[in-house]
Predicted 3D model of a 75-nucleotide RNA (transfer RNA) from a compost metagenome. Rfam family: tRNA. Rfam classes the family as a transfer RNA.

RNA sequence: GCUAGGUUAGCUCAGGGGCAGAGCGCUGGUCUGUGGAACCAGAGGUCGCGGGUUCGAAACCCGCACCUAGUGCCA
Numbered sequence: 001g002c003u004a005g006g007u008u009a010g011c012u013c014a015g016g017g018g019c020a021g022a023g024c025g026c027u028g029g030u031c032u033g034u035g036g037a038a039c040c041a042g043a044g045g046u047c048g049c050g051g052g053u054u055c056g057a058a059a060c061c062c063g064c065a066c067c068u069a070g071u072g073c074c075a
Stems, first nucleotide, its partner, number of pairs: 001071007010024004018055001026042005048064005
């Protein structure tokens, strides 16, 4: 360089056109002599960036950046 996959909450990942979720973690509460566990509630997101398509884009198309794997040719 080329090919394929990936980038979504603090972490690990779903969601592949109808406006964003789960588990763990975090915060508060109930419980407890204290803590943990359990249960209840809550906070936390420009969906990598920039364009395009669409009534509507995290999703489809183009470009770019980064990560992972595979794989070279010429001099």

Its mean pLDDT, the model's own confidence on a scale to 100, is 81. The RNAcentral record of the sequence draws on ENA.